[in-house]
């Protein structure tokens, strides 16, 4: 220098064009003499810009981190 991948809640990870879920985690709250541990209940996110679409995490394109291959 070229090629391919990933980027979504604190944190691991889903959703292949129709208003983003799960599970831990925090927080309240029941239960307990307390406290764990078990039930209930809440918040909290689509890397960052551009274009297609009536509508974009999804497509198409740059731009930033990481990762892998060739050389």
């Nucleotide at each position: 220098a070229g090629g391919g991948g990933a980027u979504u809640a604190g944190u691991a990870c889903a959703a292949u064009g129709g208003u983003a879920g799960u599970a831990c985690a925090a927080u309240g709250g029941u239960c307990u003499c307390c406290a764990a541990a078990a039930c209930c209940a809440c918040u909290g996110a689509c890397a960052c810009g551009a274009g297609u679409u009536c509508g974009a995490u999804u497509c198409u394109u740059g731009u930033a981190u990481c990762c892998c291959c060739u050389g």
Transfer RNA from a Bacilli bacterium, 71 nucleotides, folded computationally. Its Rfam family is "tRNA". The family's RNA type in Rfam is transfer RNA. Rfam describes the family as follows. Transfer RNA (tRNA) molecules are approximately 80 nucleotides in length. The source organism's lineage runs through Bacteria, Bacillati, Bacillota and Bacilli. The coordinates come from a structure-prediction model, not an experiment, and the mean pLDDT is 83.